Model confidence (mean pLDDT): 83 of 100. Small-subunit ribosomal RNA from an uncultured rumen bacterium, 1497 nucleotides, folded computationally. Rfam family: Bacterial small subunit ribosomal RNA. Its family is annotated with ribosome and structural constituent of ribosome in the Gene Ontology.
[in-house]
RNA sequence: AGAGUUUGAUCAUGGCUCAGGAUGAACGCUAGCCACAGGCCUAACACAUGCAAGUCGAGGGGCAGCAUGGGAGAAGCUUGCUUUUCCCGAUGGCGACCGGCGAAUGGGUGAGUCACGCGUGUCCAACCUGCCCCGUGCCCGGGCACAGCCCUUGGAAAUGAGGAUUAACGCCCGAUAUGUGCCGUUUCCGCAUGGCGGCGGCAUGAACCGAGGCACGGGAUGGGGACGCGUCGGAUUAGCUUGACGGCGGGGCGACGGCCCACCGUGGCGACGAUCCGCAGGGGUUCUGAGAGGAAGGUCCCCCACACUGGCACUGAGACACGGGCCAGACUCCUACGGGAGGCAGCAGUGAGGAAUAUUGGUCAAUGGCCGAGAGGCUGAACCAGCCAAGUAGCGUGCAGGACGACGGCCCUACGGGUUGUAAACUGCUUUUGCGGGAGGAUAAAGUGCGCCACGCGUGGCGCUUUGCAGGUAUCCCGUGAAUAAGGACCGGCUAAUUCCGUGCCAGCAGCCGCGGUAAUACGUAUGGAGCAAGCGUUAUCCGGAUUUACUGGGUGUAAAGGGAGCGUAGACGGCAUGGCAAGUCUGAUGUGAAAGGUGCGGGCUCAACCCACAAACUGCAUUGGAAACUGUCUAGCUAGAGUGUCGGAGAGGUAAGUGGAAUUCCUAGUGUAGCGGUGAAAUGCGUAGAUAUUAGGAGGAACACCAGCGGCGAAGGCGGCUUACUGGACGAUAACUGACGUUGAGGCUCGAAAGCGUGGGGAGCAAACAGGAUUAGAUACCCUGGUAGUCCACGCCCUAAACGAUGAAUACUAGGUGUGGGGGGACUGACCCCCUCCGUGCCGGAGUUAACACAAUAAGUAUUCCACCUGGGGAGUACGGCCGCAAGGUUGAAACUCAAAGGAAUUGACGGGGGCCCGCACAAGCAGUGGAUUAUGUGGUUUAAUUCGACGCAACGCGAAGAACCUUACCAGGGCUUGACAUCCAACUAACGAGGCAGAGAUGCAUUAGGUGCCCUUCGGGGAAAGUUGAGACAGGUGGUGCAUGGUUGUCGUCAGCUCGUGUCGUGAGAUGUUGGGUUAAGUCCCGCAACGAGCGCAACCCUUAUUGCUAGUUGCUACGCAAGAGCACUCUAGCGAGACUGCCGUUGACAAAACGGAGGAAGGCGGGGACGACGUCAAAUCAUCAUGCCCCUUAUGUCCUGGGCUACACACGUAAUACAAUGGCGAUCAACAAAGGGAAGCAAAGCCGCGAGGCAGAGCAAAUCCCCAAAAGUCGUCUCAGUUCGGAUCGUGGGCUGCAACCCGCCCACGUGAAGUCGGAAUUGCUAGUAAUCGCGGAUCAGCAUGCCGCGGUGAAUACGUUCCCGGGCCUUGUACACACCGCCCGUCACACCAUGAGAGUCGGGAACACCCGAAGUCCGUAGUCUAACCGCAAGGAGGGCGCGGCCGAAGGUGGGCUUGAUAAUUGGGGUGAAGUCGUAACAAGGUAACCGUA
Repeated sequence: AGAGUUUGAUCAUGGCUCAGGAUGAACGCUAGCCACAGGCCUAACACAUGCAAGUCGAGGGGCAGCAUGGGAGAAGCUUGCUUUUCCCGAUGGCGACCGGCGAAUGGGUGAGUCACGCGUGUCCAACCUGCCCCGUGCCCGGGCACAGCCCUUGGAAAUGAGGAUUAACGCCCGAUAUGUGCCGUUUCCGCAUGGCGGCGGCAUGAACCGAGGCACGGGAUGGGGACGCGUCGGAUUAGCUUGACGGCGGGGCGACGGCCCACCGUGGCGACGAUCCGCAGGGGUUCUGAGAGGAAGGUCCCCCACACUGGCACUGAGACACGGGCCAGACUCCUACGGGAGGCAGCAGUGAGGAAUAUUGGUCAAUGGCCGAGAGGCUGAACCAGCCAAGUAGCGUGCAGGACGACGGCCCUACGGGUUGUAAACUGCUUUUGCGGGAGGAUAAAGUGCGCCACGCGUGGCGCUUUGCAGGUAUCCCGUGAAUAAGGACCGGCUAAUUCCGUGCCAGCAGCCGCGGUAAUACGUAUGGAGCAAGCGUUAUCCGGAUUUACUGGGUGUAAAGGGAGCGUAGACGGCAUGGCAAGUCUGAUGUGAAAGGUGCGGGCUCAACCCACAAACUGCAUUGGAAACUGUCUAGCUAGAGUGUCGGAGAGGUAAGUGGAAUUCCUAGUGUAGCGGUGAAAUGCGUAGAUAUUAGGAGGAACACCAGCGGCGAAGGCGGCUUACUGGACGAUAACUGACGUUGAGGCUCGAAAGCGUGGGGAGCAAACAGGAUUAGAUACCCUGGUAGUCCACGCCCUAAACGAUGAAUACUAGGUGUGGGGGGACUGACCCCCUCCGUGCCGGAGUUAACACAAUAAGUAUUCCACCUGGGGAGUACGGCCGCAAGGUUGAAACUCAAAGGAAUUGACGGGGGCCCGCACAAGCAGUGGAUUAUGUGGUUUAAUUCGACGCAACGCGAAGAACCUUACCAGGGCUUGACAUCCAACUAACGAGGCAGAGAUGCAUUAGGUGCCCUUCGGGGAAAGUUGAGACAGGUGGUGCAUGGUUGUCGUCAGCUCGUGUCGUGAGAUGUUGGGUUAAGUCCCGCAACGAGCGCAACCCUUAUUGCUAGUUGCUACGCAAGAGCACUCUAGCGAGACUGCCGUUGACAAAACGGAGGAAGGCGGGGACGACGUCAAAUCAUCAUGCCCCUUAUGUCCUGGGCUACACACGUAAUACAAUGGCGAUCAACAAAGGGAAGCAAAGCCGCGAGGCAGAGCAAAUCCCCAAAAGUCGUCUCAGUUCGGAUCGUGGGCUGCAACCCGCCCACGUGAAGUCGGAAUUGCUAGUAAUCGCGGAUCAGCAUGCCGCGGUGAAUACGUUCCCGGGCCUUGUACACACCGCCCGUCACACCAUGAGAGUCGGGAACACCCGAAGUCCGUAGUCUAACCGCAAGGAGGGCGCGGCCGAAGGUGGGCUUGAUAAUUGGGGUGAAGUCGUAACAAGGUAACCGUA
């Protein structure tokens, strides 16, 4: 520090996800030790049991219990002891009681609280403070009661009631007075209220013989109060408030204060967010982050609040009191049913809840607290220990050597080996830890008591004594022996690390992208590996990455995002200059910013974590001194911003009134006659009752041709005949006036197209709805004929638009060029032209900007100010709520749920019922066909035991198959074999080979052996090679699967002209350029131009063949010789080498090019004809059945052998052919018409003879330019005369021939007889452009036999092409795109089904906060003389004072009530989302087939 993920690829936008760190964690697997620190996050749920606050006898009365002592008695005996009973408070002490201090600390928890609660700073002249410290002074005299104890008594208990008696450091009274309060007066001080003091008067007020008390003054500590600033979310919470805000007077308090009360006033708070709702203890700090920030507030420290829930006061220095009280409520427990008791959010512990959190431990030794003079007591504070890998840090599980690179491995393998791996074994060494034993009472301890000493007299020193929970722990020593100690997750990319097997869209994985459908590095094991390690992973949460809320540090033309526009309030910002002030700002000083934490540097535990010390820091707040540039403010000015005045011209700017012509329609009249109208074509409609057309007149409404212009005006919406009236704004010139008056603008107000709404008019044309006619599968549409709201006017609403420049307003600056509208100036004779300038409106373009497209002085550039808006897509501009509206609806505006994308710009393709250019038997022009018939053949389908398999648009279908009777053969039935029909290895035996017999369908089996005896070496015993038989196992075998695992081969686009590369250049990039453009060509063929220059694969050429010819060579060929022989090689021919054709020549056109056209010559002319040859690639095209091959499968069978059957089936459908339908023909005759190319030895076969013939007999010749197949046929002549025929030949019958082991299923041929359909073929469709189509025959491969198929050969031999509009296919350029599996694409909505969340909903059930009224506990306060009454006064009566009672105000809980708010739930209902293969259509993307979209009805 980044990475993955939208795309075919790219850039940018944008979300999602990951790698890091952290945790009071939990879960899974695993686990050796030590130290430190941590441990109910949930139910502030309920709690059994024990403990957590007591202490003081030096305050007191006392004496229950204990000990001692004394006295008395009894018993036992050991006769002075033991035991026991009673008495004496006498001593030590001490339960309970009175009294003092403490119990308000410590400890727990976070429910409540958005608050002066907390943090920080300031203030109290408005306050209190027990114990402690300092100072000053004082401590006099009396009195009274209540506990305890005793008696009586109620109650189950808790706990009382009555009587009697009594003490104190308990309580009361009096005296004294530095004090306090009030009144009067006064010095000094304070910002003020006022304060510190002095003097005088009146009133009031204390005390324990003791380390104590009282009073006063001061300190310290602790507390109380006030204020500034800071402190969560929601505006779908906008108004809140009646003690409310203030005043005056009083009450109350420690003190200020509406804190409370009476009266008076009407205020106070709030957009700088009041009120309400939700959530929440706050801080030091913690985590993260580069920081700024964000998140958190567990342990520790500070503050606050609470103590079952609510209320209340008492006591006290302090509480409205966790382990006190009273009342109310809920709950639990006890009960004798009458009544009582209780409060773990103290420490342990229990139940419950929960994913989840520990011991009913030890000690007061230390630190600290309370009490005490002290000893000491108490202390679940604290210190320790226990449990838990929950965290951090440390240590160990050994170290060194050791190669046969051992064994083993359900490991891998190319079978050679590799890997695990120096790992192990083995040898040597060490001993942390473990185990055993020993030492060690270690540091932490200081103190206490006693004795002595010293002085500053409550401290210190010395001696003795005593105190350690942890703990026989830490630590140290010895022995033992590698001994006791490794796991978990991961290995497709991100992300370090792979192979085999199993599984087969199953099981499963998954953080994102995504894996899994038979070869899974992604699932599950295993082997190996990489990374951590006593832990490793997962889950949850926070920060980071995320500059993805952007202060640091983002954006808004098209990605999300500029308000529809203006005016303007608050606010924010603001020109040049003078002087002052000092709020902001800068600087110095002071105070504070607790400690701990963090950082730096040292130190202590063996190290570290941890702990300790010091330092800096704590960026803050406050006070104070200073500076005055900038901001602010006050003040006196300026004119450049802004405004005013004067002059001037331009304009569809607005409102109102009037007025004009053209056109449509309608009415009237005339002329006139059969149609008009409308469409792609029609029809509905109108018209003989006279339309349309035409002429004249009239009516009425709406809109204003030409001018007219990326011209003008307006803020936007918008504004268009002409005239008039009223009126707004802009601009230019001028520089007289004001003197910053400015810019922007949340709320607010106003305007705001069309549609729509209300009321009243108006209504010609047009025209939603509606009706009819067409179109269509349908057509609630597009087209047509009609037609109502509406469109128009007036007034009032609505307030939205793709209200767009998809671009907020203002100001300044930053190259140019060229139009146009308005004004002014200069120059000129000049209105022209030219130059300058201001305002507006366009285009092009540089820098710059931008993701790109593009913008570019009218910025999307450079800056400043203000406003508005955005933060993934969908859900959704929806729901609910509020506001507005007559309604329609508008505005504000979510969530659940769901997806990993959605979207922008540009690129390359592909596609378009887009465009341009150009090709092709593509169309057109022609010829012959196919589709109809019969037959052949292939396919589908069906059938079958099997009808083996493959090929399926073009590019499967006379295809694999160049030839299925057996074989082939792969299929079926049946019969056999199991190391096998075939290969290699081993062992034994035998030479091999082999006729005949029997059984069987055969394979095969049985029996028997006639015949036969090989090769090499030899030491002659034998051995070897090859072959055969038998046997065991390795293995063979498979036309079994996968062509979607493959090689090879092939088809196709397409013989189409294309496909690419290097370097350079352009672009952020994908890519582009080159290859585009102008010509030309069959061609990316060539030329020219050009940021390209070159090159490669293709094209062409080189190859074969054919057409002409020269030369050479000629037998089997040929013949000039009458024939033969012979001779010869001119000719035909054969087959080798050459020549020839190149737009080379001439002319025209063209750009002077390439080239085209015409011509000459030539056998051939512009590629002469034909062939072979097939670029990059596409189709997961075809083939595992040609072959090869990975993997999988079968192994007495999916192998192999045999017999028979099948591949030949047959209602039917399709393809390809053959033959025909006839006269361009059939038949007959002509037997001296004329080819080419092939084949021939298991062959071709002549002559001759036989047969009507197929053929037979026979066999010359020929391994072939020699012989044979071999006859060419169409041709020519005659006849038939238009008919189902002298056409046509299917089918069937009979008889033959041939091949073959065998023609039944199932071959071919011949002869005779039979003589079907068919009379030129619907929609549709094929081939062909010249030696071609058509037509005619011939040959060959395969092959025993079988050809209408296939591959070749020659003979005869046409017609037509104007042309490129259209169909099909293709090439190039361009355009649009939401396609990229690429239009056979993509994609929308209803309906049906399943699931999910959500809105409404008659209602129902809860929660919450207030409000109104009723009731009113405890209790404070006030009143009251019903009752009671120790201290004081009084001789007494009585009084003062007090208690109880009663009444009143307030008052918790409770009750009633209507609203508010927030949840849960509900029949039904609404839309939404999601879901491999449902239905209906085709809306959108291309001109998407009616351009699309926005608003409205």